[in-house]
RNA sequence: UCAGCAGGACGGGCGGCCGCUCCGGCUUCGGCCGGGGAGGAAAGUCCGAGCUCCACCGGGCACGGUGCUGGAUAACGUCCAGGCGUGGCGACGCGACGGAAAGUGCCACAGAGACAGACCGCCCUUCCGUCAGGAAGGGUAAGGGUGAAACGGUGCGGUAAGAGCGCACCAGCGGCGGGGUGACUCGCCGGCUAGGCAAACCCCACCCGGAGCAAGGCCAAAUAGGAGGGCUAAAGGGACGCCCGGCCCGCCCUCGGGUUGGCCGCUCGAGGCCGCGAGCAAUCGCGGUCCCAGAUAGAUGGCCGCCAUCCGCUCGCUCUGAGCUAUCGAGGGGCGCGCGGAUACAGAACUCGGCUUACAGUCCGGCUGACAUC
RNA sequence: GGCCCGGUGGUGUAGUGGCCUAACACACCGCCCUGUCAAGGCGGAGAUCGGGGGUUCGAAUCCCCUCCGGGUCGCCA
Repeated sequence: UCAGCAGGACGGGCGGCCGCUCCGGCUUCGGCCGGGGAGGAAAGUCCGAGCUCCACCGGGCACGGUGCUGGAUAACGUCCAGGCGUGGCGACGCGACGGAAAGUGCCACAGAGACAGACCGCCCUUCCGUCAGGAAGGGUAAGGGUGAAACGGUGCGGUAAGAGCGCACCAGCGGCGGGGUGACUCGCCGGCUAGGCAAACCCCACCCGGAGCAAGGCCAAAUAGGAGGGCUAAAGGGACGCCCGGCCCGCCCUCGGGUUGGCCGCUCGAGGCCGCGAGCAAUCGCGGUCCCAGAUAGAUGGCCGCCAUCCGCUCGCUCUGAGCUAUCGAGGGGCGCGCGGAUACAGAACUCGGCUUACAGUCCGGCUGACAUC
Repeated sequence: GGCCCGGUGGUGUAGUGGCCUAACACACCGCCCUGUCAAGGCGGAGAUCGGGGGUUCGAAUCCCCUCCGGGUCGCCA
């Protein structure tokens, strides 16, 4: 210099004018003054919690979820570290990554055969033969062929032909020993083998009651506590489904009618920032400091000016420099004046922790590879 | 705000791992029939299953992400 890999932060600034909302103060009730006022994703609503209610609980099943190991955490399908596999020269990325020798099921078409088997072939014996060969019986699974996939792979030996039949190496499985908390790994030995699919049922381990702030509580207002149906004295009902047990109860369903105002929940919280310490890290502990949106048809905005950043165009200066070595100069880089354009994705509605998705552009350090120079 | 449902030719639906190169009805196109139109008969075109990724030998179908649409005080106080 070029190409790349990962991480963090910002995501317009200042001024003027006009507005919106909340809180506090003042008020002559008209307003005035002071302070606060979107995000990294507020989004999708995909997970996990807090909180609230279902009168209160216990057990089981089903449905469902998660799935290498260890740790972090309130919890998680999240995060960190490690293992294994895989892609990359590398920095590094990706992985629904338990079990297919528990069982069941599926593996279309093709093919002899999809877990069983023999189509072509190879070999042996017998028979026939017009010496091309053919038939029967048997052996084999090397080779061909089919397929996404064919029962370990390669090589040597061996054999009638073959075959883990024997041997060497490799892959897989099991056992023993060493290392590691563990996933796993290293070494030795053994016999020779067990196809794939669990994002098919299933098995194993762990987790799981439901609903959601329109939860829910209070006040006010309103009126038809109306109509129909069900269960009836041991049944019915009790907030996803089923069963059992305790417990509670004149209850449950449908239709119809009225009010559709206010307050609480409602923002101080697993909270932010700084420092120190523990830890590889996620994270945790201690100390200090700060208060930082709370609307209810829903505030957080609009216009103007200057500046900043980026893009395009014209011009000027400058560096480099293809080129029939030319006071010329294609093209490229940098800086500057001017003009024009752009400044994203998107916006709280109970609150947090994550994930995922969207995003103009800018900044900050870190790492890898190639080339050049010293 | 929450919660729930759906997306397959032009329209309405079926298909729930291979027989799917996706079926049916209406609509569309051509021919026949008719004096003409409709009806009828024969033939044909038209969707790669909202989009992307994954599992699998194989995906409309199974899984994940995403986009769009719909229901609503007649799902919710």
Predicted 3D model of RNase P RNA and transfer RNA as a complex of 451 nucleotides. Model confidence (mean pLDDT): 77 of 100. Rfam match: Bacterial RNase P class A.